[in-house]
Parts: sequence; structure tokens; C1' cells
RNA sequence: GCCCGGGUGGCGGAAUUGGCAGACGCGCACGACUCAAAAUCGUGUGGGAGCAAUCCCAUGGAGGUUCGAUCCCUCUCCUGGGCA
Repeated sequence: GCCCGGGUGGCGGAAUUGGCAGACGCGCACGACUCAAAAUCGUGUGGGAGCAAUCCCAUGGAGGUUCGAUCCCUCUCCUGGGCA
């Protein structure tokens, strides 16, 4: 230099031929159980605004296409691999 893959909540990791972002697991919080704990079980768990209803933001970054983008296109950063 060329080619291919990856980047998503606190962590791992889903969501495909564009249509409710964050399933599931871990962790964490509260509760149950226990003399007390561990284990187990239940509920909840991205951020912000608001009394609430609800609204806004969030998929490495910046643009573009579209009514609508994690998904398609362009540029770019980081990272893993292959070729020379």
C1' cells in the first nucleotide's frame, strides 16, 4: 500500500435483506427466604427535562440518501486478521 472483520447501556452480547434501539446473560438496587449470611426466587435497572401525561438524546466520529438508518452510500478514527 491492497483486501476482509469488529466498534451498541457498568461488562459480555443480540437486533439484517431500513420500521418501537438495547433482547438474553452478568453486574447493581430493593424485596422474599435465613438467627445472620451464601445459594435460590421475585421486581426493577441507558441519560436528560417535566408534578404528571409525555417529550428529547443515545449504536466510534462527521456528512449523505430516505417519511424513517445499528442496517444503505462517502470520508475519517480506533482495533483484529490476511496479502504484498